[in-house]
Predicted 3D model of a 540-nucleotide part of an RNA (large-subunit ribosomal RNA, domain I) from a Lachnospiraceae bacterium.

Context: one part of a larger RNA
RNA sequence: CGUAGGGUGGAUGCCUUGGCACUAAGAGCCGAAGAAGGACGUGAUAAGCUGCGAAAAGCUGCGGGAAGGAGCAAAUAUCCUGAGAUCCGCAGAUCUCCGAAUGGGGAAACCCGCUGCAGGAAAGCUGCAGCGACCAUACAUGAAUCCAUAGUGUAUGGCCGGGAACCCGCUGAACUGAAACAUCUAAGUAGGCGGAGGAAAAGAAAACAAGAGUGAUUCCGUAAGUAGCGGCGAGCGAAAGCGGAACAGCCCAAACCGCGGUGCGUGCACCGCGGGGUAAGGACUGCAGGAAGCGGCAAGCUUUUUAUCAGAAGAGGACUGGAACGUUCCGCCAAAGAGGGUGAGAGCCCCGUAAGGGAAAAGGAGCGAGCUGCCGGCAGGAUCCGGAGUACCACGAGACACGAGAAACCUUGUGGGAAGGCGGGGGGACCACCCCCCAAGGCUAAAUACUACUUAGUGACCGAUAGUGCACAGUACUGUGAAGGAACGGUGAAAAGGACCCCGGGAGGGGAGUGAAAGAGAACCUGAAACCCUAUGUUU
Repeated sequence: CGUAGGGUGGAUGCCUUGGCACUAAGAGCCGAAGAAGGACGUGAUAAGCUGCGAAAAGCUGCGGGAAGGAGCAAAUAUCCUGAGAUCCGCAGAUCUCCGAAUGGGGAAACCCGCUGCAGGAAAGCUGCAGCGACCAUACAUGAAUCCAUAGUGUAUGGCCGGGAACCCGCUGAACUGAAACAUCUAAGUAGGCGGAGGAAAAGAAAACAAGAGUGAUUCCGUAAGUAGCGGCGAGCGAAAGCGGAACAGCCCAAACCGCGGUGCGUGCACCGCGGGGUAAGGACUGCAGGAAGCGGCAAGCUUUUUAUCAGAAGAGGACUGGAACGUUCCGCCAAAGAGGGUGAGAGCCCCGUAAGGGAAAAGGAGCGAGCUGCCGGCAGGAUCCGGAGUACCACGAGACACGAGAAACCUUGUGGGAAGGCGGGGGGACCACCCCCCAAGGCUAAAUACUACUUAGUGACCGAUAGUGCACAGUACUGUGAAGGAACGGUGAAAAGGACCCCGGGAGGGGAGUGAAAGAGAACCUGAAACCCUAUGUUU
């Protein structure tokens, strides 16, 4: 080195309890009535997981269901169960301690109180209940200080903390790109903070347009990589309009009317409540005079969700085999030939599937006789009202696709500071003409975004170095800590898991037995290579 047989090792093949992506529905918040998350307990025996909470793998009621049951999880013991258990659904009870944690404290799951009630002869005892801050409202009380106010107390209500992504606001980088780099870019991104909801935000023209018109907002397509911006570099990048999705509009403030009240200024001002009213403006004055519509609540009805019921047709003959679900011969069902299981590949064995049925209780959606609330028109044009430290201007910034530019529009830090509908804002400096609109108060569904969660389902997605980090786990382990973070799947159809004998201290092995197979023996399917051993051949 070759050949043969073994060992080791765990590749490969096959498998799948687990993942990944998506679809359609549902659901979209939980919490002082103590959450999320934990600690400690809890079983006949009990370390872990799961469940539960001193009423502790559970208690009660109602409904389903049917013969077994006391979880994973065997064995033993003791029990439960046709007086219906276990199990499933709905509703309720209990629910230690920590945790927003809330009587005070604290090194979380511990320590120490006060008040009242109960037990007790009593206690420095035991049990039960209450006792935080802040905000709002109401009431009481009440300093310096006379009235008053500050303060204090009580009652009721709210708030706090958590949550995967989505949303709004505040704050806000750098790497990077520009082939260096400073304006610029990355990017208002990442990160930090606050807040809300099932969506959020926006929203009912001081809009857009252009000689024609549109008529809140949001989202999609297009306009368009256009117009523009830009060390005119790198790059950034609209809008109108058009086509769609979805459509919905309203309420205050004020004028004016009524009622009540306040002021150490008695004639002026203000406040509260109710009516009125809201941009084809209104008040006011006059005229006429009332239907239709919309909203809320409720009995009830319909539908749906949360258990579930029933569900066709071969135990056919023969063959092979350990086993028939295979082959062959002969049948049958099908609104069911989706799928899974069963000792190999089953429409007719089992679970299901199609088409159907079903709710005592609780929830969702729709309709809803009835009850109840809201809402209107015409004319006139004298008077009154129509959001002020606002509009606007200057300076400094930010934001607009727009980097100070000819730079409008929007926001506002500093200073100045109007008008009053014969008024005011806008139409990209500014002016004129023309056109559009009415700021300085507020609310508003749908179309849109997302998926921690539930149900049903799908895959030219993975198949254990893959697919989640995890088929076994946020475990073992590492770190003072924040945090980091694995590996490990497969006997067999069924444990039938090898009684008994032999060697051995044992480990292990040899027989025997089980099994289709033990070269399937738990270091268990298959069992590659590296590597090791034995035998043999050849070569040096």
Its mean pLDDT, the model's own confidence on a scale to 100, is 84.